RNA sequence: AAACCAUCCCGAGCGGCCGAGAGAUCUGGCUCGACGACGCCGCAGCAACCUUCGGACGUGCUCCGCCUCUCUCGGCGGACGCCUCAGAAAAGGUGCUACCGCCAGGGCCGAUGGGAG
Repeated sequence: AAACCAUCCCGAGCGGCCGAGAGAUCUGGCUCGACGACGCCGCAGCAACCUUCGGACGUGCUCCGCCUCUCUCGGCGGACGCCUCAGAAAAGGUGCUACCGCCAGGGCCGAUGGGAG
């Protein structure tokens, strides 16, 4: 990179620059936009995917101790690792901050995060 997995009706905007289209794509609609949209930059914020923290359940070709036992097997407890669940945090990596991915239909749909060997 690709496969794959999860999410996409909650939430969160100001300033500067730019200057004509924009809301991913096709059709139809609806909206935003020279009272400057979209985009870029800065700052602020939202959220909690990764992350961090401790907890509970479970689990193990791991380690330690104890019990039974000749030993093995087995049992109990602890450490550590892992899975799952619920919770907390917001320093870090992303993401996001009009309208349900704007709506309906379509398709090798798209976006974001994670992502083994």
SAM riboswitch aptamer (S box leader) from Nesterenkonia xinjiangensis, 117 nucleotides, folded computationally. Rfam family: SAM riboswitch aptamer (S box leader). From the family's description: The SAM riboswitch is found upstream of a number of genes which code for proteins involved in methionine or cysteine biosynthesis in Gram-positive bacteria. The organism belongs to Nesterenkonia, within Bacteria. The model forms 96% of the base pairs in the Rfam consensus.